Record summary:
SAM riboswitch aptamer (S box leader) from a Holophagaceae bacterium, 100 nucleotides, folded computationally.
RNA sequence: GCGAUAUCCAGAAAGGUGGAGGGACGGGCCCUGUGAAACCUUGGCAACCUGCGGAAGCAAGGUGCCAAUUCCUGCCGCGAGUGUCGCGGAGAGAUGCUGA
Numbered sequence: 001g002c003g004a005u006a007u008c009c010a011g012a013a014a015g016g017u018g019g020a021g022g023g024a025c026g027g028g029c030c031c032u033g034u035g036a037a038a039c040c041u042u043g044g045c046a047a048c049c050u051g052c053g054g055a056a057g058c059a060a061g062g063u064g065c066c067a068a069u070u071c072c073u074g075c076c077g078c079g080a081g082u083g084u085c086g087c088g089g090a091g092a093g094a095u096g097c098u099g100a
Stems, first nucleotide, its partner, number of pairs: 002099002005096004013042005021031003025074004043066003048062002050059003070092001075089006
């Protein structure tokens, strides 16, 4: 990287280095010199795997995560008060677990 599967309207930031980008992609809309990305330290959230347990659950070792619903949207369908709004599904993406 590919396949399977579960979840994605909850939750959780300070400091140091750094110095212009970041929010996957396109469109939108945002964040950012009152300091982006990245790295480091400390802290935190959560509970997929894991451990314990008959279960409820507890713990927190391995991942993950800590602006905005996956920030909204993209394709199809339905509804309405139709330049728009709402709902459902798919696709895409993210993370865990697993398979070849």

The coordinates come from a structure-prediction model, not an experiment, and the mean pLDDT is 92. The sequence was found by an Rfam model in a public genome assembly.